[in-house]
The prediction has a mean pLDDT of 83. Predicted 3D model of a 473-nucleotide part of an RNA (small-subunit ribosomal RNA, 3' major domain) from an uncultured bacterium. RNAcentral holds the full RNA, with entries from ENA and SILVA.

Context: one part of a larger RNA
């Protein structure tokens, strides 16, 4: 001056306590870790690694193993020599790559131009090193901090300032004040959401008028309204009582769509962890150079006695089944969504309108009515496993998904411990993208429906700011 104390003081945070759902028990997805292996390709490892990188491993992807092969190489750039090809068409050998016959096969102003090959000099490396970087990221942490210039003070290292008192969500903000100022966070300015207003009305809407239908904004019209969209307006403790010098706090005050930061996102100081990442990329330095490169074929990343992590999906009656019947929002769509028809129990299949889309098409479920089950390992609960398809695609053996029939496991609320969450959240329904040929219980986002608790700050676990003590730099 900093860490640090099972040293104090204040003071905040789903940190604890009230509370709701959850994990640890099963099954099964997925990551990992062991363990097997010809190879299970590398990397992430307390928080801050494990549905991570991968926002899709059958071939490819791939970086691994095994076999066949190539050596200017798969692609470029220069220089030099060589041929007129390269490239098609066939044939052999082969798993393919790749090799080898054979058959045709350039332009030209003649200077060459283009094109293989051939030699050489750049090549290539997912090969080491994130302890040689750069750049991106994780985390303390959206926590209130971290600094500087001039002055003062101290031989000095430094200190003040930035500390006291209040107060805030905040080093926000008033007041003191050897300090005055100022910079880099905070706050605000951006988006998005919740009220109004003005403009604009089609592919959106329909109140008046008229047509018109089985019904219909169907059509004429029509900007009222709804909505889409730009621009503005509104919230400011502005106003009223109480408290306070002040900042500010407070109210079952007002007034408002909304009140004290209205709710959300995007923003992440100086810095810490020799934190991650040479495998996105990029670069120094070292290594391979007929192989540590490159190309194919197959195989593996998919194993399986275990162990954790993250999930889905249940153990049921607030339920399962069966029928009826409403009501979204982000999106997305042409080698594509696909309405209607028509065949299949069916996953899909033949036919076929419309839509590069506020037109056209993907499109909800829980809820709600009715009926049935009667507490049982069951009309719960669906793992396994047999046959039978259907769709992707050269190809589904290893190793896709989805139908169908049939099997019908475990499981009857889960120890010790753990974890989310303060509101349109939790809990609960389903529903869109991205990747994608094909494959979602991940991930990212949408609306339906929607609680319970917070008295409190003594514990725990992080962090903030004064203060003490010094085994520690």
């Nucleotide at each position: 001056u900093g860490a640090c104390g099972g040293g104090g003081g204040c003071c905040c945070g789903c940190a604890c306590a009230a509370g709701c759902g959850g994990a640890g028990g099963a099954a099964c997805a997925u990551g990992u870790g062991g363990u097997u292996u010809a190879a299970u390709u590398c990397g992430a490892u307390g928080a801050u690694a494990c549905g991570c990188g991968a926002g899709g491993a059958a071939c490819c992807u791939u970086a691994c193993c095994c076999g066949g092969g190539c050596u200017c190489a798969a692609a470029c750039g220069c220089a030099g020599g060589a041929u007129g090809a390269c490239g098609g068409g066939u044939c052999c050998c082969g798993a393919a790559a790749g090799g080898g016959g054979u058959c045709u096969u350039u332009c030209u102003u003649c200077g060459g131009a283009c094109a293989u090959u051939c030699u050489g000099c750049g090549a290539g490396g997912u090969g080491c090193u994130g302890c040689a970087u750069g750049g991106u990221u994780g985390u303390c942490g959206u926590c209130a901090g971290c600094u500087c210039g001039u002055g003062c003070c101290g031989u000095g290292a430094g200190g003040u300032g930035u500390c006291g008192g209040c107060u805030u969500a905040a080093g926000u903000g008033c007041c003191a004040u050897a300090a005055c100022g100022a910079g880099c966070g905070c706050a605000a300015c951006c988006c998005c959401u919740a009220c109004c207003g003005a403009c604009a009305g089609u592919u959106g809407c329909u109140a008046a008028c008229u047509g018109g239908u089985g019904a219909a904004g169907c059509a004429g019209a029509g900007g009222a309204c709804u909505c889409u969209g730009u621009c503005g307006g509104g919230a400011c403790u502005g106003c009223c009582g109480g408290c306070g010098c002040a900042a500010g706090c407070u109210g079952c005050g007002a007034g408002g769509a909304a009140g004290g930061c209205g709710g959300g996102g995007a923003u992440g100081a100086c810095g810490u962890c020799a934190a991650a990442u040479c495998a996105g990329c990029a670069c120094g330095g070292c290594c391979c150079u007929u192989a540590c490169g490159u190309c194919c074929g197959g195989g593996g990343c998919g194993a399986c006695a275990c162990a954790c992590g993250u999930g889905u999906u249940a153990c049921a009656a607030u339920g399962g089944c069966a029928g009826g019947u409403a009501c979204a929002g982000c999106g997305g769509g042409a080698a594509g969504c696909c309405a209607c028809c028509g065949g299949g129990c069916g996953a899909c299949c033949g036919g076929g309108c419309g839509c590069g889309g506020a037109a056209c098409c993907c499109g909800a479920a829980a809820a709600c009515c009715u009926g049935u089950c009667u507490c049982a390992g069951u009309u719960c609960g669906g793992a396994u496993c047999g046959g039978a398809g259907u769709c992707u695609g050269c190809a589904a053996c290893c190793c896709g998904a989805c139908u169908c029939c049939g099997u019908g496991a475990a499981g009857c609320u889960g120890g010790a411990u753990u974890c989310g969450c303060u509101a349109g959240u939790a809990a609960u329904c389903g529903c869109g993208g991205a990747u994608c040929a094909g494959c979602a219980u991940g991930c990212c986002g949408c609306g339906g429906u929607g609680a319970a608790u917070a008295c409190g700050u003594u514990c725990c676990c992080g962090g903030g700011c004064c203060u003490u003590g010094u085994a520690c730099a």